[in-house]
Context: one part of a larger RNA
RNA sequence: GGUGUACGGUGGAUGCCUUGGCUUCAGUAGGCGAUGAAGGACGUGUUAAGCUGCGAUAAGCUUUGGUGAGGGGCAAAAACCCGUUAUUAACCAGAGAUUUCCGAAUGGGAAAACCCAGCAGGGGUAAUGCUCUGUUAUUGGUGUGUGAAUUAAAUAGCGCAUCAAGGCGAUACCCGGUGAAUUGAAACAUCUUAGUAACCGGAGGAAAAUAAAACAAUAGUGAUUCCGUAAGUAGUGGCGAGCGAACGCGGAACAGCCCAAAAUACCCUGUUUACAGGGUAUGGUGUGGACCACAAUGUGGUACUUGAAUGGAUAGCAGAAUCAACUGGAAAGUUGAGCCAUAGCGGGUGAUAGCCCCUUAAGCGAAAUCCUGACAAGACCUAGUGGUAUCCCGAGUAGGUCGGAACACGUGAAACUCUGACUGAAUAUAGGAGGCCCACCUCCUAAGGCUAAAUACUAACUGAAGACCGAUAGCGUACUAGUACCGUGAGGGAAAGGUGAAAAGAACCCCUGGAGGGGAGUGAAAUAGAACCUGAAACCGUGCACUU
Numbered sequence: 001g002g003u004g005u006a007c008g009g010u011g012g013a014u015g016c017c018u019u020g021g022c023u024u025c026a027g028u029a030g031g032c033g034a035u036g037a038a039g040g041a042c043g044u045g046u047u048a049a050g051c052u053g054c055g056a057u058a059a060g061c062u063u064u065g066g067u068g069a070g071g072g073g074c075a076a077a078a079a080c081c082c083g084u085u086a087u088u089a090a091c092c093a094g095a096g097a098u099u100u101c102c103g104a105a106u107g108g109g110a111a112a113a114c115c116c117a118g119c120a121g122g123g124g125u126a127a128u129g130c131u132c133u134g135u136u137a138u139u140g141g142u143g144u145g146u147g148a149a150u151u152a153a154a155u156a157g158c159g160c161a162u163c164a165a166g167g168c169g170a171u172a173c174c175c176g177g178u179g180a181a182u183u184g185a186a187a188c189a190u191c192u193u194a195g196u197a198a199c200c201g202g203a204g205g206a207a208a209a210u211a212a213a214a215c216a217a218u219a220g221u222g223a224u225u226c227c228g229u230a231a232g233u234a235g236u237g238g239c240g241a242g243c244g245a246a247c248g249c250g251g252a253a254c255a256g257c258c259c260a261a262a263a264u265a266c267c268c269u270g271u272u273u274a275c276a277g278g279g280u281a282u283g284g285u286g287u288g289g290a291c292c293a294c295a296a297u298g299u300g301g302u303a304c305u306u307g308a309a310u311g312g313a314u315a316g317c318a319g320a321a322u323c324a325a326c327u328g329g330a331a332a333g334u335u336g337a338g339c340c341a342u343a344g345c346g347g348g349u350g351a352u353a354g355c356c357c358c359u360u361a362a363g364c365g366a367a368a369u370c371c372u373g374a375c376a377a378g379a380c381c382u383a384g385u386g387g388u389a390u391c392c393c394g395a396g397u398a399g400g401u402c403g404g405a406a407c408a409c410g411u412g413a414a415a416c417u418c419u420g421a422c423u424g425a426a427u428a429u430a431g432g433a434g435g436c437c438c439a440c441c442u443c444c445u446a447a448g449g450c451u452a453a454a455u456a457c458u459a460a461c462u463g464a465a466g467a468c469c470g471a472u473a474g475c476g477u478a479c480u481a482g483u484a485c486c487g488u489g490a491g492g493g494a495a496a497g498g499u500g501a502a503a504a505g506a507a508c509c510c511c512u513g514g515a516g517g518g519g520a521g522u523g524a525a526a527u528a529g530a531a532c533c534u535g536a537a538a539c540c541g542u543g544c545a546c547u548u
Stems, first nucleotide, its partner, number of pairs: 001547009015533001016498002020469002022466007029458002031168002039102003042055003046078001050074002061096006070082003107116003117136007138165009173204001174202005184191001188238001214221002225252005235243002256450003259394001263282008288392003291387004300381003304378004311371004316364002322337005338355002340344001346358003399423007409435001430445005485492002505532001508519004
């Protein structure tokens, strides 16, 4: 030096555990904000920092309920307090008060958490300085005062009052505007990716769409939305890659309405008094209406307003039934003998507990605030028959030409829909559609508006579950984590869990500068001693055996 073996050191794998995650489902809620949000800065405790809470009334104040013998957050210890059967300890819940400074930030400014003002009122001073409270941004709407160029009128402008907006958020879902490329076509240009991503605007708890100028086809249906099917069909397509319906049928859910116009009445203005324009009311809305005649005073309804039964949310209450012996540090284990069960889900307790504790089943409960809204009241809406053919039925619209787009449909025979340019009708004896076009036939009535449900999503809250993870896993974060740290910045982004049943966390003595250790003591265990469960391997030693 090597090999083997025993005992250690180091190290932190493995096993076991779980405070934390992940995923799904159901319900709730779907917003917050100039009454100053989201998010922060700085403060605030008997106490240095951190987290949490709170705001100069600062781990809190008031009040109403619940609960209550113990409390003063994480967080122990010390000190000092509060309270113990209640009208006020603490805790939980409802409502209120306070709520510095920054931040849309809004009196002006600014390098966020700072600086400097005006006006009104108050405090203080001999007076000023000082100080407190309130108020003062912009834009838009409405009302109102004033009021130019232009001696009138009007408008612009300027002021005052009042109402609203602004920002944040899950940037998930929805609507609209702008709108790629990688890619695929085995290259690539039409095409595809895709009207996707991204950006912008806007809204709601849903949004959008919606009450036939619709489909259909000789039979009929009867708003919209969503699902299944039809169907990878018919089509479309450098007929390549690909794209890809509809009718019909079956379901979910169902709900229909209001204007404009004609006409009438009244008012105002103008004018040639018969008329025109404007306003208000009535009327009226597709089985068309107005108009004329007849008939009815009732029927049915509501999505509006107010009240409100009920139910629910935000604290809670109550809740059955077991003992002994043995082993053990400890009984829930074993043995023996019982009991409850609308409760043998689950968790805890010194090992594995239906009967020890918290729960669980079945029940019960609210002073206050909120949600729901049976029902009631009010308000509002609501019909017919016949006749006539005088009036009305949404105009730079429908349609056309050119250029685009969107329709499953790439210009095609290309309808239907939208529109940048140029044009440009008709009024029911009219007009649009039925996939070029024409005829017949059929269906419908554009150019105004509103409308719940079925549908989409989940940041947040509550509950439940898992052939999901178990500390290099599971969220980046089980722990002072978006922290430490890195970066000028946008941004990037960790590591780090486990003594024990209970601190009983080792009084005292010894080596000693400390660290560390040896006794003693605690404990079931200290090779469980805080660098603390288990404690693998690499790596480093010591003893012994063999060997060189």
Molecule: large-subunit ribosomal RNA, domain I
Organism: marine sediment metagenome